[in-house]
């Protein structure tokens, strides 16, 4: 930063599973969960292609605070790459790596606002989680 979309089969195993706790609600012997094989989805990273186009990067010192660390910007010095097009950014691609392939992160549990006589409902945010 994003999380309303997307994505199947076979084999093994054998009773729970859906992140933690609680409350729901679902999935599951018509075999869930987990593991393996093949496949797929997506586009986070690397690589490649195109656009873009003149600055960008590494190391050291300084900036420096009461002390120390980290980060950011700047200055100086050295070095490297770059108009034979670098770096950032945008688009593509889908080779490799990762992730994922029930239900809005399955819903809620904390706060705020609005609606309702009320039980409650809706929206936004937070907390936690995942990538």
């Nucleotide at each position: 930063a994003u999380c309303g979309a997307g994505a199947g089969a076979g084999g093994c195993u054998g009773a729970g599973g859906g992140a933690a706790c609680c409350g729901g609600c679902c999935c599951u012997a018509c075999g869930a969960c987990g593991c393996c094989u093949c496949g797929g989805c997506a586009a986070c990273c690397u690589a490649c292609c195109g656009c873009g186009c003149a600055g960008u990067g590494u190391c050291g010192a300084c900036c420096a605070c009461a002390c120390g660390a980290c980060a950011g910007a700047g200055u100086c010095g050295a070095c490297c790459a770059c108009a034979c097009g670098a770096g950032a950014g945008c688009g593509g691609c889908a080779a490799g790596g990762u992730g994922c392939c029930a239900a809005g992160c399955c819903c809620g549990g904390c706060g705020a606002g609005c609606c309702g006589c009320g039980a409650g409902g809706c929206u936004c945010g937070g907390a936690g989680g995942a990538u």

Predicted 3D model of a 131-nucleotide RNA (SAM riboswitch aptamer (S box leader)) from a soil metagenome. Model confidence (mean pLDDT): 75 of 100. It matches the Rfam family "SAM riboswitch aptamer (S box leader)". Rfam links the family to the GO term regulation of gene expression.